[in-house]
RNA sequence: CCAGAGGGUCGGCCAGUCGCGGGAAUAUGACAAAUAUUCGCGAGGAAAGUCCGGGCUCCACGAUUUAAAGGUGCCGGAUAACGUCCGGCGGGCAGGGGAGUGAUCGCCUGUUCAGGGACAGUGCAACAGAAAGCAGGUCGCGAAGGCUUCGGUCCCGUGAUGUUGAAAGGGUGCGGUAAGAGCGCACCGCGGGUCUGGUAACAGCCCCGGCACGGUAAACCCCACCUGGAGCAAAACCAAAUAGGGGCGGCAUAUGGCUAUUUCGGCCUGCAGCCCGGGUUGGUUGCUAGAGCGGUGCAGCAAUGCAUCGCCGAGAUGAAUGACUGGCUAUUCCUUGCAAGAGGAUGGACAGAACCCGGCUUACAGACCCUCUGGUAUU
RNA sequence: GCGCCCGUAGCUCAGGUGGAUAGAGCAUCAGAUUCCUAAUCUGGGGGCCACAGGUUCGAAUCCUGUCGGGCGCA
Numbered sequence: 001c002c003a004g005a006g007g008g009u010c011g012g013c014c015a016g017u018c019g020c021g022g023g024a025a026u027a028u029g030a031c032a033a034a035u036a037u038u039c040g041c042g043a044g045g046a047a048a049g050u051c052c053g054g055g056c057u058c059c060a061c062g063a064u065u066u067a068a069a070g071g072u073g074c075c076g077g078a079u080a081a082c083g084u085c086c087g088g089c090g091g092g093c094a095g096g097g098g099a100g101u102g103a104u105c106g107c108c109u110g111u112u113c114a115g116g117g118a119c120a121g122u123g124c125a126a127c128a129g130a131a132a133g134c135a136g137g138u139c140g141c142g143a144a145g146g147c148u149u150c151g152g153u154c155c156c157g158u159g160a161u162g163u164u165g166a167a168a169g170g171g172u173g174c175g176g177u178a179a180g181a182g183c184g185c186a187c188c189g190c191g192g193g194u195c196u197g198g199u200a201a202c203a204g205c206c207c208c209g210g211c212a213c214g215g216u217a218a219a220c221c222c223c224a225c226c227u228g229g230a231g232c233a234a235a236a237c238c239a240a241a242u243a244g245g246g247g248c249g250g251c252a253u254a255u256g257g258c259u260a261u262u263u264c265g266g267c268c269u270g271c272a273g274c275c276c277g278g279g280u281u282g283g284u285u286g287c288u289a290g291a292g293c294g295g296u297g298c299a300g301c302a303a304u305g306c307a308u309c310g311c312c313g314a315g316a317u318g319a320a321u322g323a324c325u326g327g328c329u330a331u332u333c334c335u336u337g338c339a340a341g342a343g344g345a346u347g348g349a350c351a352g353a354a355c356c357c358g359g360c361u362u363a364c365a366g367a368c369c370c371u372c373u374g375g376u377a378u379u
Numbered sequence: 380g381c382g383c384c385c386g387u388a389g390c391u392c393a394g395g396u397g398g399a400u401a402g403a404g405c406a407u408c409a410g411a412u413u414c415c416u417a418a419u420c421u422g423g424g425g426g427c428c429a430c431a432g433g434u435u436c437g438a439a440u441c442c443u444g445u446c447g448g449g450c451g452c453a
Base pairs, nucleotide, nucleotide: 001375002374003373004372005371006370007369008368009367010366012328013327014326015325016324017323018322020042021041023039024038025037026036027035028034044350048361049360051359052358053357054356055355056231057230058229059228069227070226071225072224073223074088075087076086077085078084089115090113091112092111093110094109095108096107098105099104116222117221121220122219123216124215140158141157142156145155146153147152170188171187172186173185174184175183189211190209191208192207193206195204196203197202235285236284237283238282245276246275247274248273250271251270256268257267258266259265292311293310294309295308296307297306298305299304332345333344334343335342336341380452381451382450383449384448385447386446389405390404391403392402398436407423408422409421410420411419429445430444431443432442433441
């Protein structure tokens, strides 16, 4: 210098003019309304998806426990909280390179883990294979014992060698045996225990057990922990509106009318209730000073916390945040030039607040910084 | 703001309760039939099951996260 990977920061800049949305001050004005002038402010790292967690507001609720439903799940820490973040532990997979006769075991790099429980119970495992979950059978091996026609053998002994599969009831080596087998020994793995280290997950030494207790819980389930519901169109206030109606059952029939008139009764009317439908749908508050932003110091491996100083940085409501001019810059193109360069043109990705925060995820032109790896050149 | 559903061949849909080489109808292609076409008959091709990751021996199916589309309430 070039290329790649990971992490972080920024995400066009400066000046002027006009316009738009809020605010403050001043002036005119009746101190009101309104108008004018001046000053100051005016989108994001994701404002997005709405996937988690909170604040806030209302509703419900005596407390506790249990149940239902949903969620979370190694350990420790951070935090208002979290399924987020930080640190650690332990596995899985891929690659590389070692030790050992071997089973197997360390090491390095990358990646990934929803990583509690399979001696509480239930379920599932296609095809293949003798056999798929409970131990027997299949192919074999053997001929010590029994039988024997002395050849063998359906009795018997034997187990995982062979076959299949993702998975076959530990493995390797040596001994042993009729053949074999944890049958014996050593080692490896697994399980259990004491001790040591660590806050813990866990790790290590030693001892014991001949090995049973296979897999699957992102199958039902069990255990532990967490969760009341709704959402700023929450909610409060002011103004406006509640005209004229329909249905239902009830009360009174003491009123009035009609029918019937002997009464009972029926209809309308009256009273209050419920439902339907209709009407009003403007304004103010909530509303933006907050788990806020920036600098410095301290504590901590870090996430983060504490102290101190400084700052105020949108508040619209069919919804403002834009346009133009000049200069610079990134990119692209053209002309010229061997090249360096010069001149001209183009003029910026994803996207836009809507009660507010903490995360996660997704989209994103380009620029800068740090670390690592490889290559090239020079010393 | 809150809640729900869907994505499988060119089109319309099954399959979703793990065990496929993923089916059906229409369409398309080839052949037969016909003087030719249509209809009919026979046969074939065509799918990363929206995408990515995970669980599992095994995923269209189970889980998580995205992307796209649609619907409902106030």